The part of an RNA shown here (small-subunit ribosomal RNA, 5' domain) has 516 nucleotides and comes from a metagenome. The full RNA is in RNAcentral, with records from SILVA. Model confidence (mean pLDDT): 84 of 100. Rfam family: Bacterial small subunit ribosomal RNA. Clan: SSU clan.
Context: one part of a larger RNA
RNA sequence: GAACGAACGCUGGCGGCGCGUUUUAAGCAUGCAAGUCGCACGGGAUCCAUGGCUUCGGCUGUGGUGAGAGUGGCGAACGGGUGAGUAACACGUAGGUUAUCUGCCUCUGGGCGGGGGAUAGCCCAUGGAAACAUGGGGUAAUACCGCAUAAAGCCGAAAGGUUAAAGGAGCAAUUUCCGCCUGGAGAUGAGCCUGCGGUCCAUUAGUUAGUUGGUGAGGUAACGGCUCACCAAGGCGACGAUGGAUAGCCGGCCUGAGAGGGUGAACGGCCACACUGGGACUGAGACACGGCCCAGACUCCUACGGGAGGCAGCAGCUAAGAAUCUUCCGCAAUGGGCGCAAGCCUGACGGAGCGACGCCGCGUGGAUGAAGAAGGCCGGAAGGUUGUAAAAUCCUUUUCUCUGAGAAGAAUAAGCCUGGGAGUGGAACGCCUGGGUGAUGACGUUAUCAGAGGAAUAAGCCCCGGCCAAUUACGUGCCAGCAGCCGCGGUAACACGUAUGGGGCGAGCGUUGUUC
Numbered sequence: 001g002a003a004c005g006a007a008c009g010c011u012g013g014c015g016g017c018g019c020g021u022u023u024u025a026a027g028c029a030u031g032c033a034a035g036u037c038g039c040a041c042g043g044g045a046u047c048c049a050u051g052g053c054u055u056c057g058g059c060u061g062u063g064g065u066g067a068g069a070g071u072g073g074c075g076a077a078c079g080g081g082u083g084a085g086u087a088a089c090a091c092g093u094a095g096g097u098u099a100u101c102u103g104c105c106u107c108u109g110g111g112c113g114g115g116g117g118a119u120a121g122c123c124c125a126u127g128g129a130a131a132c133a134u135g136g137g138g139u140a141a142u143a144c145c146g147c148a149u150a151a152a153g154c155c156g157a158a159a160g161g162u163u164a165a166a167g168g169a170g171c172a173a174u175u176u177c178c179g180c181c182u183g184g185a186g187a188u189g190a191g192c193c194u195g196c197g198g199u200c201c202a203u204u205a206g207u208u209a210g211u212u213g214g215u216g217a218g219g220u221a222a223c224g225g226c227u228c229a230c231c232a233a234g235g236c237g238a239c240g241a242u243g244g245a246u247a248g249c250c251g252g253c254c255u256g257a258g259a260g261g262g263u264g265a266a267c268g269g270c271c272a273c274a275c276u277g278g279g280a281c282u283g284a285g286a287c288a289c290g291g292c293c294c295a296g297a298c299u300c301c302u303a304c305g306g307g308a309g310g311c312a313g314c315a316g317c318u319a320a321g322a323a324u325c326u327u328c329c330g331c332a333a334u335g336g337g338c339g340c341a342a343g344c345c346u347g348a349c350g351g352a353g354c355g356a357c358g359c360c361g362c363g364u365g366g367a368u369g370a371a372g373a374a375g376g377c378c379g380g381a382a383g384g385u386u387g388u389a390a391a392a393u394c395c396u397u398u399u400c401u402c403u404g405a406g407a408a409g410a411a412u413a414a415g416c417c418u419g420g421g422a423g424u425g426g427a428a429c430g431c432c433u434g435g436g437u438g439a440u441g442a443c444g445u446u447a448u449c450a451g452a453g454g455a456a457u458a459a460g461c462c463c464c465g466g467c468c469a470a471u472u473a474c475g476u477g478c479c480a481g482c483a484g485c486c487g488c489g490g491u492a493a494c495a496c497g498u499a500u501g502g503g504g505c506g507a508g509c510g511u512u513g514u515u516c
Base pairs, nucleotide, nucleotide: 001516002515003514004513006512007511008510009509010508013362014361015360016359017358018357019355020354021320026318027317028316030315031314032313035074036073037072040071041070047064048063049062050061051060052059053058081273082272083271091197092196093195094194095193096192097191100190101189105186106185107184108183109182110181111180113147115145116144122137123136124135125134126133127132153162154161155160167178168177169176199245200244201243206236207235208234211233212232213231214230215229216228217227218226248270249269250268251267252263253262254261255260275296276295277294278293279292298309299308300307301306326352328351329350330349334348335346336345337344338343365395366394367393368392375386376385377384378383400453401452402451403450404449405448415437416436417435418434419433420432421431460505461504462503463502464501465486466485467484472499473498474497475496481488482487
């Protein structure tokens, strides 16, 4: 000199864009953060219309509406958070996988026949304070299970063996759409393996028994001591094994002419974790943050028998700390989940709020104005200086206040109507491609513009001995104090304190910390 996720002191007008618990991976009240589908299914409270009966309490038929719960499907493995652990194929880079998997999606081939038994919901009953649980009856499906079929796939040298399926909706009258099953190819995502690379300590020198290799078996989507039985005695190590300490890695970021040094906040990629430890289930995918089971610590409820919980999601609270925000608005946009769709959900996201925390921009007025006014300071005086500075006159209105316009952009377009085309076809709904119409804005009293008013609403901080730009006076008297280094202060202190003047930067300026 540059830089910062900074903090502290003094000060503080506005806007844009960013950033904001670096400490305790400490503990958490409350609300929200993952649902959706009635075009898979049984059913259906409530309400409305209407009819019948009525002891006027109500009961019941038909039609419409359709909540909550349940079975089932997809999602919940994404998105969001954090950096504890990890010195490792965790990451980066370059490869391998003839050793592998991949839901939804794209292209392409084939199939979708005929049956069965249950079970939730529901009704009845029981236990329990609750959480919840049990028994009996009965019901549906795209839930579950057989049979048939088997091009292709899989096993096999061959012969041969073996494995499927589900319907729903619309127009309508056998077509269309959404699905289902089974092949092949792709895309995407993932698993595994390998070469090389990036910390410190030798005041850590030896280490290792599933250890190293083989045979066989098991296991996995898949190779493999991954696991097991047996056999052999190997494997690693001064090119630093083993042990210990520290640490998420990278693109990047800071600095520097570069080489290098430091760093890994925000944004992006990968990894790991989800109160602590362990485990599997479901599933295409998890050994699963807002799933399950077990153990532990902690907190809460309890009728003492037993139960409930997990903010390192968004806000917010307590504690810790020098220190870090709103229990806000909206799904209008982008993206995601589900759904044929309408749509629903979305603390992702889009916005607003708070904080000079940072960067950038703007303003706090402009011109004229010498009797060089008054006051201050210096000087014995003359005078000098503050200083064109002020006052005063003329002007402007960026900002500001008030009023009004604007409803700019953000907006693309679902759906609907209509023209043409391909190819089936008797026709229409579909399909492809043009045209028209076309709802929806959180921000938002937006941005911006116009009018009115009036210099009106807006300047501080640090320094002045040398380094280092900028001085005089008074007070103090090795005291009080200053200080980055050298050093100042013991009676004329340009170095302390105050004032005048000056220098620097400016909505900031200094100090402290850290890096180069």